The prediction has a mean pLDDT of 81. Predicted 3D model of a 74-nucleotide RNA (transfer RNA) from Asparagopsis taxiformis. Rfam family: tRNA. It is annotated as a transfer RNA. It is recorded under the gene name trnP. Lineage of the source: Eukaryota > Rhodophyta > Rhodymeniophycidae > Bonnemaisoniales > Asparagopsis.
RNA sequence: UAGGGUAUAACGUAAAAGGUUAUCGUAUUUGCCUUGGGCGCAAAAAAUUGUAGGUUCGAGUCCUACUACCCUAA
Numbered sequence: 001u002a003g004g005g006u007a008u009a010a011c012g013u014a015a016a017a018g019g020u021u022a023u024c025g026u027a028u029u030u031g032c033c034u035u036g037g038g039c040g041c042a043a044a045a046a047a048u049u050g051u052a053g054g055u056u057c058g059a060g061u062c063c064u065a066c067u068a069c070c071c072u073a074a
Base pairs, nucleotide, nucleotide: 001073002072003071004070005069006068007067010026011025012024019057028044029043030042031041032040050066051065052064053063054062
């Protein structure tokens, strides 16, 4: 320099060819349970999806540019 891949909650992960409240697990918080802790059970909170634009009635999903990381080639 060229090509390709990845980016979603504190961590990991899903989201059929765009569709109405973005999924699940771990962790966290609260309650029950326990003498207490842990385990177990029940519930809650936490994301506007790497950044900025565009298309569309509607974008995590499509298009463009950029950023970070990884792979390949020179």